[in-house]
Context: one part of a larger RNA
RNA sequence: GGCAUACGGCGGAUGCCAUGGCACAAGAAGGCGAUGAAGGACGUGGCUUUCUGCGAUAAGCGUUGGGGAGUUGUAAGCAAGCGUUGAUCCAGCGAUUUCCGAAUGGGAAAACCUAACCUAGAGACCCUAGGUUGCGAAAGCGCCAUACUCAGGGAAUUGAAACAUCUUAGUACCUGAAGGAAGAGAAAGAAACCUCGAUUCCGUAAGUAGCGGUGAGCGAAAGCGGAACAGCCUAAACCCCUGUCUACGUUACAGCAUUGACGCGCUGUAGCAGGGGUGUUGUAGGACUUGCAAGUGUAGGUCAAUAUGCACUAUAGAGUUACAAAGUUAACGGUUAGUUGAACGGUUUUGGAAAAGCCGACCAAAGAGGGUGAUAGUCCCGUAAGCGAAAGCCGUUAGCCUCUAGUAAGUAUCCUGAGUACCACGGAACACGUGUAAUUUUGUGGGAAUCUGCGGGGACCACCCCGUAAGGCUAAAUACUCUCUUGUGACCGAUAGUGGACAAGUACUGUGAAGGAAAGGUGAAAAGAACCGAGGAAUCGGAGUGAAAUAGAACCUGAAACCGUAUGCUU
Numbered sequence: 001g002g003c004a005u006a007c008g009g010c011g012g013a014u015g016c017c018a019u020g021g022c023a024c025a026a027g028a029a030g031g032c033g034a035u036g037a038a039g040g041a042c043g044u045g046g047c048u049u050u051c052u053g054c055g056a057u058a059a060g061c062g063u064u065g066g067g068g069a070g071u072u073g074u075a076a077g078c079a080a081g082c083g084u085u086g087a088u089c090c091a092g093c094g095a096u097u098u099c100c101g102a103a104u105g106g107g108a109a110a111a112c113c114u115a116a117c118c119u120a121g122a123g124a125c126c127c128u129a130g131g132u133u134g135c136g137a138a139a140g141c142g143c144c145a146u147a148c149u150c151a152g153g154g155a156a157u158u159g160a161a162a163c164a165u166c167u168u169a170g171u172a173c174c175u176g177a178a179g180g181a182a183g184a185g186a187a188a189g190a191a192a193c194c195u196c197g198a199u200u201c202c203g204u205a206a207g208u209a210g211c212g213g214u215g216a217g218c219g220a221a222a223g224c225g226g227a228a229c230a231g232c233c234u235a236a237a238c239c240c241c242u243g244u245c246u247a248c249g250u251u252a253c254a255g256c257a258u259u260g261a262c263g264c265g266c267u268g269u270a271g272c273a274g275g276g277g278u279g280u281u282g283u284a285g286g287a288c289u290u291g292c293a294a295g296u297g298u299a300g301g302u303c304a305a306u307a308u309g310c311a312c313u314a315u316a317g318a319g320u321u322a323c324a325a326a327g328u329u330a331a332c333g334g335u336u337a338g339u340u341g342a343a344c345g346g347u348u349u350u351g352g353a354a355a356a357g358c359c360g361a362c363c364a365a366a367g368a369g370g371g372u373g374a375u376a377g378u379c380c381c382g383u384a385a386g387c388g389a390a391a392g393c394c395g396u397u398a399g400c401c402u403c404u405a406g407u408a409a410g411u412a413u414c415c416u417g418a419g420u421a422c423c424a425c426g427g428a429a430c431a432c433g434u435g436u437a438a439u440u441u442u443g444u445g446g447g448a449a450u451c452u453g454c455g456g457g458g459a460c461c462a463c464c465c466c467g468u469a470a471g472g473c474u475a476a477a478u479a480c481u482c483u484c485u486u487g488u489g490a491c492c493g494a495u496a497g498u499g500g501a502c503a504a505g506u507a508c509u510g511u512g513a514a515g516g517a518a519a520g521g522u523g524a525a526a527a528g529a530a531c532c533g534a535g536g537a538a539u540c541g542g543a544g545u546g547a548a549a550u551a552g553a554a555c556c557u558g559a560a561a562c563c564g565u566a567u568g569c570u571u
Base pairs, nucleotide, nucleotide: 001570002569003568004567005566006565007564008563009562015556016521017520020492021491022489023488024487025486026485027484028483029481030480031143032142039100040099041098042055043054044053046078047077051073061094062093063092064091065090066089070082071081072080105114106113107112115133116132117131118130119129120128121127134141135140148179149177150176151175152174153173159166163213189196190195200227201226202225203224204223210218211217231473232472233471234417238277239276240275241274242273243272245271246270247269248268255264256263257306258305259304260303261302262301282451284416285415286414287413288410289409290408291407292406294313295312296311297310298309299308315405316404317403318402319401327400328399329398330397331396332395333394334393335392336391338387339386340385344360345359346358347357349356361378362377363367369381370380371379422446423445424444425443426442427441428440429439432458453468454467455466456465457464508515509514528555531542532541533540534539
């Protein structure tokens, strides 16, 4: 020096664990903000560095409920208190809420500097206290949930085995806007000579028809089967009112509903604009004309008659998500605290400990789960099944309330959305790359018709069929999850699972944008080792606690590498 055995050191694998994560399901919610948000700074405790809470009323104040014995957070300890005259704690509604921050009196290198005016205190100044002063015509402004939606812009890597059309892809990304969903939406549709009847989403049709340097690739629709279902309002024609607008006009002596009488009284007609009524479609519809149509009251200077308008009632219907719009009351349900809740004992079996073994019982609408010194239906918390709200919020139903209202015939006339449809050129979207290229859209130029009209049916024409553009609104089925509640897992178990189970977006790095860790486990209970001895101390030896101290805080288990001690063999 090597090998072997035994005992150790170092080390932290493995096993076991769970107040942390991950994924999903159902329900809720889907916003907060000038009444100052999100996010912070600084304070705030008797002793207080952090975290948490709170805001100069500062681990808190008031009140209304719940609850019932302890309590002054993490967090021990000391001190001083509070509490059955109901504390701490939980929930609802309030009060307070420094400074910064959209930040908003002005300024500024965020948490700082600095001003004017008003009010009050016996009050002119000073002082003290409180308030006002941003931009914008108004709405509003800022934040977020790195999600979902719509819109305006819009790549490249890549693929085509190169590359340019093409693809990646209208993706990533930027910007704007909004909602709890958004967008779409009640046919100028789809079809095919049969028909269907707004939109959206799913399945299928179908990797089909097609498009395509006919390469790579891209890729429908009808139909059928489902989910969910809901339809409406305007413009115009016509009537009425108003006008400080425009044109004509200056006696048309008009006008006051018409006729007759009396009375009042002196800016009219047309256009245009605004308001009200009417009206809203393809089997064309509406205006318009004519006829018919409940009751009562009332109005236009007066009286009589006629007609018209208005109001109310009756009848019928509808309504707060569109079709008009604002509430209120009651009941019920939900939610934000809670509450009742069955049934077991023995044992000189083992053990430190019984929930284990043995013996004998019981409950069960409860044998889900967790805890308790090992494995508990009957010990504790719970579980099944019930019960419960002063106050706030949400929903459903009903009432009050609010709103609406005819019909038939006729077809001469009028209306039915214009720089629109459409065309040409240049683009884009459509599965469709200019192609035979319809359809949609629009930068430039041109530019209709008016129901005997117009558009579409994939060039175009005819026939036929379908529809009615150039205004608008609209729930549900659909997408998503920062968040809350409940639950589930052939999901992880500390190099895993979130980056983060721990004072983690911390320590630390970087000028900065930004990057970004490591780090869990004594024991059932601290019972955390009084006391003695050695040592300067760390520490060790006793003693003591404990079931165990090779469980002693560098603490469960404690592998390997690596380092020793002892013994044996061997070079």
The part of an RNA shown here (large-subunit ribosomal RNA, domain I) has 571 nucleotides and comes from Leptospira sp. GIMC2001. Model confidence (mean pLDDT): 81 of 100.